This is a predicted structure of an 87-nucleotide RNA (Glycine riboswitch aptamer) from a Paracoccaceae bacterium. The source organism's lineage runs through Bacteria, Pseudomonadota, Alphaproteobacteria, Rhodobacterales and Paracoccaceae. Rfam family: Glycine riboswitch aptamer. From the family's description: This family represents the bacterial glycine riboswitch. Its family is annotated with glycine biosynthetic process in the Gene Ontology. The model forms 86% of the base pairs in the Rfam consensus.
[in-house]
RNA sequence: UGGCUUUGUGCAGGAGAGACCGGGGCAUCCCGGCGCCGAAGGAGCAACUCCCCGGAAACUCUCAGGCAGACGGACUGCACGAAAGCU
Numbered sequence: 001u002g003g004c005u006u007u008g009u010g011c012a013g014g015a016g017a018g019a020c021c022g023g024g025g026c027a028u029c030c031c032g033g034c035g036c037c038g039a040a041g042g043a044g045c046a047a048c049u050c051c052c053c054g055g056a057a058a059c060u061c062u063c064a065g066g067c068a069g070a071c072g073g074a075c076u077g078c079a080c081g082a083a084a085g086c087u
Stems, first nucleotide, its partner, number of pairs: 002087004006082008018034001020033005035067003041063001042061003048055002
């Protein structure tokens, strides 16, 4: 110095599911009811890993979140950084 792993920020892309019903308010929103979604987060396990204990997914659950738009959104790409390690 280049690359890889972890991570932060910015930009771009980014799915799913009732603009449901009633009431109060009146774009928004709040309360109650029923029906749904999974890709914030969370929880549980499978392969696998681990001496044990455990860890563990985009699987499962749906606590939370969400179901016009907006916001959010796992993940992906690019750019600029940060720490440590490997090469």